[in-house]
Parts: sequence; C1' cells; structure tokens
RNA sequence: GCCCCUGUAGCUCAAUUGGAUAGAGCAGCGGACUUCUAAUCCGCAGGUUAGAGGUUCGAGUCCUCUCGGGGGUACCA
Repeated sequence: GCCCCUGUAGCUCAAUUGGAUAGAGCAGCGGACUUCUAAUCCGCAGGUUAGAGGUUCGAGUCCUCUCGGGGGUACCA
C1' cells in the first nucleotide's frame, strides 16, 4: 500500500434485521435499611450512536469519504 472486521452512557453490551421517545448490567450520585461499613432495596443523572455527506416519509442500522482500534497479506530494500 491492499483487503476484512470494528467504533452506541465512564466500562461491558443490547436495540426484533429501516419504524415513532436509543435501553440494560456494572460504576457514579441521592435516599431507605444498619450503631457504622458492607450487602440488599428504591430513585436520579449520564448519549453529537467516532466525524461529515448522501439515500429514504423515516437511519444506530443502508451507501460514500475521513478519523480511531484490531486482524490478514504482498512488493522493494
């Protein structure tokens, strides 16, 4: 250089194969309980779905480019 996979909350992952408002667990914060802590329970907050553009009535999902990560594979020397 070329090819393939991949990017969603702080972390690990969902989102019914394009459908209305993107969720869950853990972590965080607050509360209940407890003498205190842990555990348990309840609640809250947290998102430019990597970025830009396109297709579509509608995009996390499809297409193009760029960027990041992972893997494979040459040529020259």

The RNA shown here (transfer RNA) has 77 nucleotides and comes from Anaerolineales bacterium UBA832. The sequence was found in a public genome assembly. It matches the Rfam family "tRNA". About the family: Transfer RNA (tRNA) molecules are approximately 80 nucleotides in length. Their secondary structure includes four short double-helical elements and three loops (D, anti-codon, and T loops). Further hydrogen bonds mediate the characteristic L-shaped molecular structure. tRNAs have two regions of fundamental functional importance: the anti-codon, which is responsible for specific mRNA codon recognition, and the 3' end, to which the tRNAs corresponding amino acid is attached (by aminoacyl-tRNA synthetases). tRNAs cope with the degeneracy of the genetic code in two manners: having more than one tRNA (with a specific anti-codon) for a particular amino acid; and 'wobble' base-pairing, i.e. permitting non-standard base-pairing at the 3rd anti-codon position. Rfam links the family to the GO term triplet codon-amino acid adaptor activity. Its mean pLDDT, the model's own confidence on a scale to 100, is 80.